[in-house]
This is a predicted structure of a 684-nucleotide part of an RNA (large-subunit ribosomal RNA, domain II) from a Pseudomonadota bacterium. Lineage of the source: Bacteria > Pseudomonadati > Pseudomonadota. RNAcentral holds the full RNA, with entries from ENA.
Context: one part of a larger RNA
């Protein structure tokens, strides 16, 4: 891992709701007893009426009683009774309590033992330590010394938690081993190795504890508190599992409260069942309300900008003062703003109330059973919060996805069309497409676009290119291009070493002229030099012509960098297969319609049948039981194929196999239906 078997709402009690069954102002026995059967477990039947419930209520209560309690006491209050009064018991089935209470799981907690044959510490008693080296203390001789003694020499000696190193003991360091040789092992290397050395054997120390040179270490291969048993099926708001079939209905992820926020109660939303039936309810005309958003708006509250003022305050400055200026802040005013906590105003919607009409049909309301939902997301209006950041947070409408397939968006829960009972090699559309992959136009008409723009953004930048609008110039010659002139007063005046159009300040006039700046730029040290503005001349632009400036729109251009190899899905496309505008065709889904069919709902016409969680209904299949009634050695169950029936669970018969027991019909009753649990057991 696979097969197979195995594996999870059950039983008492009590108590509610619905259903039926008997009986009924009543109902029903309970312990026991008794008589009959019996697998001695019990069962039927019969007796038992003790007591429950119910036929009266009120009052805390004595009580009292169609009444009763408050009160001294009600012509007042509560609660009842009358109309139209229904109950008991058993059975089912659905829920609640109490119980292991659907199943399987802790980590702990408590009691009683069991363990020091591993290790930790200690007691008894025994055992072990090859060989080498250093060489204390002492002692003794010699030597000095009168002697005690001598940092003398020499010989005896043989101390050490002394050295080197085997045995023993230990585990520093690296490689190997890492379903090993081993659940700690092997090589090599390395540390003690006469001691706080290592060891044998016997003993003693126990879990709320023992031992410990403390390492939370060891106490029999997982010790922050040990193993076995037992309370015990501890507890688990928490993970995971939870078995057959079809048909109807179909949520929620909010509110509030919570030692509450992954729980849970109550309400909302779901489902069933019964009653209420009526212009109840939802859509839709009109009509009346109230209303303070949007927007506006400054009249109030506040904000905030420029001015004016014979007005009122302060401060500077001049003045002897009067006053004069400057300048602030207030007012007052005029002009243009701004506001969620501003408002002289004031919609659209939405609300809520009458009234009509036509749709739609129990959608509406009461009651009473059963749920389950409390993590919701995206997109869309209008908002707060953040950065007018978030696949971001929290609020309000709405929408889908959650519980929705199917068709577009290349693939893509939330986007766009569009709401799936079956079935069909019919038909017609939506969205979205119609060159090929790929169903349908290489349709049709006018235009843009040169960038493969399509097939990646700004800001900001360009004589891209199409169409437009102004002013403006032109055969009396425009715009470009060549040719010529572009000048005197004057080196303008001041500064300056210089300053001559051209370094700065300061005037910026006048003559001659067709024109010609007291000079736009280059240049020079300062001149010189070289352009330009200005003008002539030359060229000659199909007046629907030629051209200078400013703008506006259309589609294009730059701005444009990312990590393995490019790309619009691709392939390819350029009067299109891009872009805009029109036009007819067509394809295109489970959508609409046709044509068969099943279920439900409705006298019928017709209508309905996507679904999680959950609710309801209706069925199928096992085992056992009772009663009937059947098959079977001319072949039972079981196992195996193969054809039929049925909307499914499922059944039916034939052929093989088997070699002895099984159906079917009405009831009843369950150890009743397996894919999942890191399920259990066995095979392989």
């Nucleotide at each position: 891992g696979c097969c197979g078997g195995u594996g999870a709402g059950u039983u008492a009690a009590u108590u509610u709701a619905u259903g039926u069954u008997c009986c009924a102002a009543g109902u029903c026995u309970a312990a026991g007893c008794a008589a009959g059967g019996u697998a001695u477990g019990u069962c039927u039947u019969g007796c038992g009426g003790a007591g429950g419930c119910g036929u009266a209520g009120u009052g805390a209560a004595a009580g009292c009683g169609a009444g009763c309690c408050c009160u001294a006491a009600c012509c007042g209050g509560g609660c009842g009774a009358a109309a139209u009064a229904a109950g008991g018991a058993g059975c089912a089935u659905a829920g609640a309590u109490u119980a292991g209470a659907c199943c399987c799981g802790a980590a702990a907690c408590c009691a009683g033992g069991u363990g020091a044959g591993c290790u930790a510490a200690c007691c008894a008693u025994g055992a072990g330590c090859a060989g080498g080296u250093u060489g204390a203390a002492u002692u003794c001789u010699g030597c000095c010394g009168a002697a005690a003694g001598g940092u003398c020499a020499g010989a005896a000696g043989g101390a050490g938690g002394a050295c080197c190193g085997a045995a023993c003991c230990c585990g520093u360091u690296u490689c190997c081993g890492u379903u090993g040789c081993a659940a700690u092992g092997g090589g090599a290397u390395g540390g003690g190795a006469u001691g706080a050395c290592u060891u044998g054997u016997g003993g003693u120390u126990a879990g709320g504890g023992g031992c410990g040179a403390u390492a939370u270490g060891c106490c029999a291969a997982a010790c922050g508190a040990a193993c076995c048993u037992g309370g015990a099926g501890a507890u688990a708001g928490c993970u995971g599992g939870u078995u057959c079939u079809c048909c109807c209905u179909g949520a929620a992820a909010u509110a509030u409260a919570u030692c509450u926020u992954g729980g849970u109660a109550u309400a909302g939303c779901u489902u069933c069942u019964a009653c209420u039936a009526a212009a109840a309810g939802c859509u839709u005309g009109c009509u009346g309300g109230g209303g303070g958003u949007a927007g506006a708006g400054c009249a109030c509250u506040g904000a905030a900008u420029g001015g004016a003022u014979c007005u009122g305050a302060g401060u500077g400055g001049c003045g002897a003062a009067a006053g004069c200026u400057a300048u602030u802040c207030a007012a007052u005013u005029c002009a243009a703003u701004c506001a969620a906590a501003c408002u002289c105003c004031g919609a659209a919607u939405a609300c809520c109330a009458g009234u009509g009409u036509a749709g739609u049909g129990u959608u509406u309301g009461u009651a009473g059973a059963a749920a389950g939902u409390c993590a919701g997301a995206a997109c869309u209006g209008c908002g707060g919060g953040g950065c007018u950041a978030a696949g971001c947070u929290c609020g309000u409408g709405g929408u889908u996805c959650g519980a929705g397939a199917g068709g577009g968006a290349a693939a893509c829960a939330a986007c766009c069309c569009a709401g799936a009972c079956u079935c069909a090699c019919g038909u017609c559309u939506a969205a979205g497409g119609u060159c090929u992959c790929c169903a349908a136009a290489u349709u049709c008409a006018u235009g843009c676009u040169a960038a493969g723009u399509u097939g990646u953004u700004a800001a900001g930048g360009a004589a891209g290119u199409c169409a437009u609008u102004g002013u403006c110039c032109u055969u009396a010659g425009a715009c470009a291009g060549c040719u010529a002139g572009g000048a005197g007063g004057u080196u303008g005046g001041c500064u300056u070493a210089g300053a001559a159009g051209c370094a700065g300040c300061c005037a910026u006039c006048c003559u001659u002229u067709a024109a010609a700046g007291a000079u736009a730029g280059c240049g020079u040290a300062a001149c010189a030099g070289c352009u330009c503005a200005c003008u002539a001349g030359u060229c000659g632009a199909u007046u629907u012509g030629g051209g200078a400036c400013a703008g506006u729109g259309g589609c294009g251009c730059c701005g444009a960098a990312a990590a393995u190899g490019a790309u619009c899905g691709a392939g390819g496309a350029u009067u299109a297969a891009g872009c805009a505008u029109g036009a007819u065709a067509c394809c295109g889904a489970a959508g609409a319609c046709u044509g068969a069919g099943a279920a439900c709902c409705g006298c019928a016409a017709g209508g309905u049948u996507g679904g999680u969680a959950a609710g309801g209904g209706a069925g199928c299949g096992u085992u056992c039981u009772u009663a009937g009634u059947g098959c079977u050695g001319u072949g039972a169950a079981g196992c195996u194929u193969a054809a039929c029936c049925g909307u499914a669970a499922g059944g039916u018969u034939g052929g093989g196999u088997g070699g002895a027991g099984c159906g079917c019909u009405a009831a009843g009753a369950a150890g009743u239906g397996a894919g999942a649990a890191u399920g259990c057991c066995g095979g392989c």